[in-house]
């Protein structure tokens, strides 16, 4: 910093990611060099080789090798140089590994006394004389071996005494103890036969001082987790004397005493070597302690001492065990957590290398000898650095590839080509640094009798390299020898094709895939690193996600139910000492390395390397005295007490008291009472309810009562008496900080439950019965037991809320209200102002996520205390305490999900509210839904019954009209460049006549006929023939899609600049108050303006006027059968253009507005009636079959061509219609009135027919001509209530018309027939005026074929009181746990399958206590036995050694607990799963308000 919870937002919270690392490890894939690093697991077992020797100048000696000497030779000879094996010195405790074990016998940091020291350094004194022995060797023995006896000879720096003692130790101050070793090299004098002896140097040895260094021992701090581990300890704490030890010290005994540790966390459980440092972060931090360095522990496992300066000893000992190996079974040997290596474990970790050249160690005078310490070398990309895989130019932007709007992008200067270089690698060929010390030789000083030796100093100079012919340096050929890997939906840099089709798969989260995937597989291209790349595991960051720096608790997790109140934290005022706290100064410490700066050295970088800084700490010492602490002594202002008053449902206790309930006993009195939405159980003629007296008897205390009062909460109400507890107010007095929170504790604690004993009117779990219901183990009714009551004792828990802990101080104000004081004024019982103590509501400033909170803080501080860290799982298990239970308290994991959860916002919906409208309901009038019959749809059926349309908003839809065609369907025949289109070649004009096969489609054979343009080449159109691009598809996707339409709804909504609010979604505007048909207008008003809607503008209608009169008309004037003719254009009527209406006018009502009501006039009056016009948007709404169109699919077939048949089927189901059931009607006659269509047509007149119709033939291209008789209606007559003179299906005959053609399957006409229907159950539809209702008539389509559908006029109603109700729809407003928006959401049982987990008869196995048993080795002790070479002896013997015995102790073995792990038949619950069941408990008043 980013993603992820929402429709969006803002917080809260979590989960994910981006960085950085690693002793890693795996995938792929790999060129070089340097510099690190390399069993993190089985402290699991180990073959082989090596890792600790060395000294001969300690020593007897001579086994091997070389030389020498003697010797003729055989051979002798330690003679020399050296040297196996023994004796002896010192090394071996160092160097290397490892982390088991240890939470302190440990490490770090700082200090302390009671010690010890080989080797080194300085000093001092010495270094004398003697004595026995014994390895080795020789001999004989045993034994397989490993080893080992006996006897015998020798040394010595081995081993023991004598002597001395400057120092030491001991002490009674008198004194007493206690050493030693030699070896080498030189040498003049002197002495000895010689050795040598003296003398000198060096080495070494004793004894002592003291040093440095090094080790042992104490302290005091600091050093994980758990309390679901609270009490541990008998050498235990401490004192006194012994003992012990280098050395303090219960280290160990004996005795006394009874303590010591412990909530600042003993003990116990787990888990770990510390640390310097190392990763990581801005730091604080946090997590780790590989490599390197300090320290510690350990060496198969357990116990043990010995030697020694040092060890309880990795490569030494003994002993017990538990592996391995050898063995003649009689007995031995071992010990890689040393280098290498081996096996096993395991995701994983290297050579059975070279060298002592260096640097270090051990011996040694010295040369040198060991040195798997150390140096190199080998593997491994395991890490860090550093180079390379070439560079310039090269467009025809080639070829491929892949994409593509087919034009063309892109891969791309990228290849090819051409010129250049040569790092690396190759080959040759030179070639280092690291080595100077010792040595030698000259000089020169130091010692000495000395120019010897032998120490230091310069000078010259020989010798010595594992690494390695390696670093490096030169030559030579040649682009030659060298690039992948992960990734590309967002976080995150990087995108297309194709393939596949919720499969196959990816996935860190969020999520991707159900036929157009930038998310899976491929491939193009691309983006990131780069000899690497990416995955997994880890650790830190990011997490302000444990918040010391640095968070938090009304509602998101979090304040204990509430008070005392011990420790513990904090702690008013003055003054005066002190210095523990704090400051500051200095000094010591704080190891090196690592980090940081500055330099330097490898070509650079990694790395090495000088120097400096830091090391934040801890200690010591000096000074300050503000601030805290401590000590003294005041002080009143915090806190108390006293005196004098108030108000109160504060507590327990006793006494009264009325009103109502229900009972009982009497009267009166009769049939019902009760109850409910409506009922029924229930009680009632055995007298209920009802009313009137009289009683019992529990509880509870109307009014008064108030966001009034008291109390810490929790509670608390009838009136009274007596007690008690707190608060407040007032005026003073008085102590003098006594205070404040306050873990553990402790008291008190609704309701409900429990014990024991009482009490019971009412009411009322459980529980009976009744309803209700699909069911009803509820709601609702009748009844009813614990229970409520009372005492006494438990329980301890609530949404015990103000969801807000206690205390203090500060910080605007306005109002109410309870209760005290005080003042002042007047109206003397008021009113005003002030001052406390509550207690409530509004708001400033600030807080706050918003809500809100605001002196009663959730402002701004301080002090203490609790509590929270994702939802679930779970406030649950297991342990533990408490309880009589019932339960409380305390309190996890595993597992599982990416969320869960505030507060606000927009909708949207509520069996929520308000206001409004609509044929929406009422009010009427007329229908369907009951019959035929038409038509449309399901469904069944069929070869096919083609396809769509499916609540409103599918069904007389698409279809404004299926006999063929139409047709898309089904059977059969038949065609393949195709019934059509474009383009190429060739033929031929187009076109036509007839024949024949055939059901046609097609085939086959015939006739006639040569046009049109022309630049004379051809050309245009049509036909016929081949081939190949291709046609063709009413194939699939309306959920890819345009384009067109339905619907809400002709409902008034829908938006948008600017400004203003709000962190933000968004609000304001558009709400509010009148009005409208309207977001229609008017007022207000943080809004002011605008757009799309409304409304108007358009077209038809009504009224008038102008124009203009044919085909229209016809009032005057002639005429005629007849507006038929003259005339005429006034009327009417046609069709253009005016005009009119606009809440314009009067009154009243409103708020002086809008507006409504009334009215005048007016053909019409409030939108005059109708029509066109349908905002933003919903329904993945219809429609790929009207058209257009992307992907898929089909191509001798899903295309096309033909006949037939089928869309018209027929148990049944619905939907639109029509004609009826009559008499307001049916027939019959006679008579009046419109609006539209016509040349493929509409057809007069005349005739023929009963009619349909037919014949013939006029007029019209239409205000002329025809269709054309309108019909209800009028006026007349009949019928008589009847299945008829109603109605008119079906069904027979017989006909007419259109057509190629009426069987399947048309329409009409006559004649016969004469069903079913006598007004239609639940239910439902349509209209508010020229409207419904009734009657005709027209037209589209169309040959024919309307009961549809589209229009036209004609006759011409009733009813609206009015919005409670149904439906739909508008605005505010609430509540939401919904947003796919109630056709949501979502709860538990219960069946299924997987997970972890709790109980579980018990198995088992680690670890631990106590209380016994056992006793190797050793150490002390103690001693009958058995021994002795040094030393003592009085010679007997003693000390000594060995053996024995005993204290302690390892292994082991037994009871008997604790505690933790594994496993269990069975059994609880909890999680998680497709689309299961059963209900439907909760969100809305969730339909019974939720919830603790």
């Nucleotide at each position: 910093g980013a993603g992820u919870u929402u429709g969006a937002u803002c917080a809260u919270g979590g989960c994910u990611c981006a960085g950085a690392u690693u002793g890693c490890a795996c995938u792929c894939u790999g060129g070089c060099g340097g510099c690190a690093u390399g069993c993190u697991u089985u402290a699991c077992a180990c073959a082989u080789g090596c890792a600790a020797g060395c000294c001969g100048a300690a020593c007897g000696g001579u086994a091997a090798c070389a030389g020498g000497c003697c010797g003729c030779a055989a051979g002798g000879u330690g003679c020399u140089g050296a040297c196996g094996a023994g004796u002896g010195a010192c090394g071996a405790a160092c160097g290397g590994g490892u982390g088991a074990g240890u939470a302190a016998u440990g490490c770090a940091u700082c200090g302390g006394a009671a010690c010890g020291u080989g080797c080194c350094c300085a000093g001092u004194c010495g270094u004398g004389g003697g004595g026995g022995a014994u390895a080795a060797c020789g001999c004989a023995g045993c034994g397989a071996a490993a080893g080992u006896u006996g006897c015998g000879c020798u040394a010595a720096u081995a081993c023991c005494g004598c002597a001395u003692a400057c120092g030491a130790u001991c002490u009674a101050u008198g004194g007493a103890u206690g050493a030693a070793a030699g070896c080498g090299g030189g040498g003049g004098a002197c002495c000895g036969u010689a050795a040598g002896g003296c003398c000198u140097c060096g080495c070494g040895c004793g004894a002592u001082u003291g040093g440095a260094g090094c080790g042992g021992c104490c302290g005091a701090u600091g050093u994980c987790a758990g309390a679901u581990u609270a009490g541990g300890u008998a050498g235990u704490c401490g004192g006194u004397g012994g003992g012990g030890u280098a050395a303090a010290g219960g280290c160990u005994c004996a005795c006394c005493a009874a303590g010591c540790c412990g909530a600042c966390g003993a003990u116990c459980u787990g888990u770990a070597g510390c640390u310097g440092g190392u990763c990581u972060g801005a730091g604080a931090g946090g997590a780790c302690g590989a490599c390197c360095a300090g320290c510690c522990a350990c060496a198969c496992u357990g116990g043990g001492a010995c030697u020694g300066a040092g060890a309880c000893a990795c490569g030494g000992c003994c002993c017990a065990g538990a592996c391995u190996c050898c063995u003649a079974c009689g007995g031995g040997a071992g010990g890689c957590a040393g280098c290498a290596g081996u096996g096993g474990g395991g995701a994983a970790u290297u050579u059975u290398g070279g060298a002592c050249a260096a640097u270090g160690g051990g011996c040694g005078c010295a040369a040198g000898c060991c040195u798997g310490a150390u140096c190199c070398a080998g593997c491994a990309a395991u890490g860090c650095c550093g180079c390379g895989u070439g560079c310039a130019g090269g467009a025809a932007g080639a070829a491929g590839g892949c994409c593509u709007u087919c034009g063309g992008g892109u891969u791309g200067u990228a290849a090819a080509c051409u010129g250049c270089u040569u790092u690396u690698g190759u080959a040759c060929g030179g070639a280092a640094c690291g080595a100077a010390a010792c040595g030698g030789u000259c000089c020169u000083g130091g010692u000495u009798a000395a120019u010897a030796c032998c120490c230091g100093g310069g000078g010259c100079u020989a010798a010595u390299g594992a690494c390695g012919g390696u670093a490096c340096c030169g030559u030579a050929a040649g682009a030659a020898u060298a690039a992948g890997c992960a990734c590309c939906g967002g976080c995150u840099a990087a995108c297309u094709a194709c393939g596949c089709g919720c499969c196959a798969g990816c996935a860190g989260c969020c999520g991707c895939g159900g036929u157009a995937a930038u998310a899976c597989g491929u491939a193009g291209g691309g983006u990131g690193c780069g000899a690497g790349c990416g995955u997994u595991a880890a650790u830190c960051g990011g997490a302000a996600u444990u918040a010391c720096u640095g968070g938090g608790c009304g509602u998101a997790a979090a304040g204990c139910g509430u008070g005392c109140g011990c420790a513990g934290g904090c702690g008013g005022u003055c003054u005066u000492g002190u210095a523990a706290g704090a400051c500051a100064g200095g000094c010591g410490u704080g190891a090196a390395a690592u980090c940081c700066c500055c330099g330097g050295g490898c070509u650079c970088a990694a790395c090495c390397u000088g120097g400096g800084a830091a090391u934040u700490g801890c200690g010591c010492u000096u000074g300050u005295g503000a601030c805290u602490g401590c000590a003294a002594g005041g002080c009143u202002g915090g806190a108390g007490u006293g005196c004098g008053g108030c108000a109160g449902a504060g507590g327990g206790g006793g006494a009264u008291g009325g009103a109502a309930u229900u009972c009982c006993a009497g009267g009166u009195g009769u049939a019902g009472c009760g109850g409910u939405g409506a009922a029924a159980u229930g009680c009632g003629u055995a007298g209920a309810g009802a009313u009137c007296u009289g009683g019992a008897g529990g509880a509870a205390c109307a009014u008064c009562a108030g966001u009034g009062g008291c109390g810490a909460a929790g509670g608390c109400g009838a009136c009274u008496c007596a007690u008690u507890g707190g608060g407040c107010c007032a005026u003073u007095a008085u102590u003098g900080a006594c205070g404040c929170u306050g873990a553990g504790g402790u008291g008190c604690g609704a309701a409900a439950g429990c014990g024991u004993g009482g009490g019971u009117a009412g009411c009322a779990a459980a529980c009976a019965g009744g309803a209700u219901u699909a069911g009803a183990u509820a709601c609702c009714c009748u009844g009813g037991u614990a229970g409520u009551c009372c005492a006494c004792g438990c329980c301890c828990u609530a949404a015990a809320c103000g969801a807000u802990g206690u205390c203090a101080a500060c910080u605007a104000g306005g109002u109410g209200u309870a209760u005290g004081g005080g003042a002042a004024a007047u109206u003397u019982a008021u009113u005003u102002c002030u001052u406390g103590u509550g207690u409530a509501u509004c708001g400033a400033a600030g807080c706050u996520a918003a809500c809100g909170c605001g002196a009663u803080a959730a402002g701004u501080u301080g002090a203490c205390c609790g509590c929270c860290u994702g939802g679930g799982g779970a406030g649950u298990a297991c342990g533990g305490u408490c309880g009589c239970a019932a339960g409380a308290c305390u309190a996890a994991a595993a597992c599982u999900c990416a969320a869960a959860u505030g507060a606000a916002u927009u909708g949207a919906c509520g069996g929520g509210g308000g206001c409004c409208c609509g044929c929406a309901c009422a009010a009427g009038c007329g229908g369907u839904g009951g019959a035929g019959c038409a038509u449309g749809u399901g469904g069944u059926u069929u070869a096919a019954u083609u396809c769509g349309a499916u609540g409103c908003a599918a069904c007389g839809c698409g279809a404004a009209g299926a006999a063929c065609c139409u047709u898309a369907c089904c059977u059969g025949g038949c065609c393949u460049u195709g019934a059509c289109a474009u383009g190429c070649a060739c033929g031929g004009a187009a076109c036509u006549u007839u024949c024949c096969a055939g059901a046609g489609a097609u085939g086959g054979a015939u006739u006639g006929g040569u046009g049109c343009c022309u630049u004379c080449g051809g050309g245009a159109a049509c036909c016929g023939u081949g081939a190949c691009a291709c046609a063709g598809g009413u194939g699939c996707u309306g959920c890819a899609u345009g384009g067109c339409u339905g619907u809400c709804g002709u409902c008034a909504g829908c938006u948008c600049g600017u400004g203003u609010c709000g962190u933000g979604a968004g609000a304001u505007g558009u709400u509010g108050g009148g009005u409208u048909a309207a977001g229609u207008c008017c007022c207000g008003c943080a809004a002011c303006g605008a757009g799309c809607g409304c409304a108007a503008c358009c077209c038809c209608u009504g009224u008038c006027c102008u124009u203009a009169g044919u085909u229209g008309c016809c009032a005057u004037c002639a005429u005629u059968c007849a507006g038929u003719u003259g005339g005429g254009c006034a009327c009417u009527c046609u069709a253009a253009g005016g005009a009119g209406a606009c809440u314009g006018c009067c009154g009243g009502u409103g708020a002086c507005a809008a507006a409504c009501c009334g009215g005048a006039g007016g053909a019409a009056g409030g939108u005059g009636g109708g029509g066109a016009u349908g905002a933003c948007g919903u329904c993945a709404a219809g429609u790929c079959a009207u058209c257009a169109u992307g992907g898929c699919c089909c191509u001798u077939a899903u295309g096309g061509c033909c006949a037939g048949g089928g869309c018209u089927a027929c148990a049944c189901a619905c939907g639109u219609g029509c004609u009826a059931c009559a008499a307001u009607g049916g027939c019959a006659a006679g008579u009046a009135c419109a609006a539209g269509g016509g040349u493929u047509g509409c057809u007069a007149a005349c005739u023929c027919g009963c009619g349909a119709g037919g014949g013939u033939g006029u007029g019209c291209u239409a205000a002329u001509c025809c269709c054309a008789u309108a019909a209800a209606g009028c006026u007349u007559g009949u019928c008589g209530u009847a299945g008829u003179c109603c109605g008119g299906a079906u069904c027979g005959c017989a006909g007419u018309c259109u057509g190629c053609a009426a069987c399947u399957c048309g329409a009409c006409u006559g004649c016969g027939u004469g069903a079913a229907g006598u007004c239609g159950g639940a239910a439902u539809c349509g209209c508010u005026a020229g409207u419904a209702a009734u009657c005709g008539c027209g037209g589209a389509u169309c040959a024919g074929a309307a009961u549809g559908c589209c229009g036209c006029g004609g006759u011409g109603a009733a009813u609206a009181c009015g919005u409670u109700c149904c439906c739909g729809g508008g605005c505010c407003u609430u509540g939401u746990a919904c947003a796919c928006a109630c056709c949501g959401c979502c709860c538990g049982u219960c069946a299924c399958a997987c997970c972890a987990u709790g109980g579980g008869a018990g198995u088992u196995g680690g670890c631990u206590g106590c209380a016994a048993a056992a006793g190797a080795a050793g150490u002390g002790a103690g001693u009958a036995g058995u021994u002795u070479a040094a030393c003592c002896u009085u010679c007997g013997g003693g000390a000594g050694a060995c053996g024995c015995u005993u204290a302690c102790c390892a292994c082991u073995u037994u009871g008997u607990g604790g505690u933790c792990g594994a496993u269990g038949a069975c059994u609880g619950g909890g999680g998680u799963g497709a689309a299961g069941u059963c209900g439907u408990a909760a969100c809305a008043a969730g339909g019974u308000a939720a919830c603790c």